RNA sequence: UUCAACAAUGGGCAAAACCGGUGAAAACCGGCGACGCAAAGCUAGAGGGUCUUCGUCUUCGGACAUGGCAGCCAGCUGCGGUU
Numbered sequence: 001u002u003c004a005a006c007a008a009u010g011g012g013c014a015a016a017a018c019c020g021g022u023g024a025a026a027a028c029c030g031g032c033g034a035c036g037c038a039a040a041g042c043u044a045g046a047g048g049g050u051c052u053u054c055g056u057c058u059u060c061g062g063a064c065a066u067g068g069c070a071g072c073c074a075g076c077u078g079c080g081g082u083u
Base pairs, nucleotide, nucleotide: 012037013036018031019030020029021028022027035071041076042075043074047073048072049069050068051067052063053062054061055060
């Protein structure tokens, strides 16, 4: 360098923006769209952090509206490759 065999891959999720909708808000749902992610899968009743909101008055305590975010850290679980 060439040939043959075997295995895997050939895929997944989906930011912001925009459109429609829900919500007190944070934010979420659907469509569209891809910034990225080898856990961007699950967990908010393991824990921390953070946002909204009501008290309080900056320390904390709640969730009226069974407040939100895990694509902030983290916990749990799983697939593939190589040795």

The RNA shown here (c-di-GMP-I riboswitch aptamer) has 83 nucleotides and comes from Feifania hominis. It matches the Rfam family "c-di-GMP-I riboswitch aptamer". About the family: GEMM was predicted in a large-scale screen for bacterial structured RNA regulatory elements. Its family is annotated with cyclic-di-GMP binding in the Gene Ontology. The RNAcentral record of the sequence draws on Rfam. NCBI's taxonomy places the organism under Bacteria, Bacillati, Clostridia, Feifaniaceae, Feifania. Of the family's consensus pairs, 95% are formed in the model.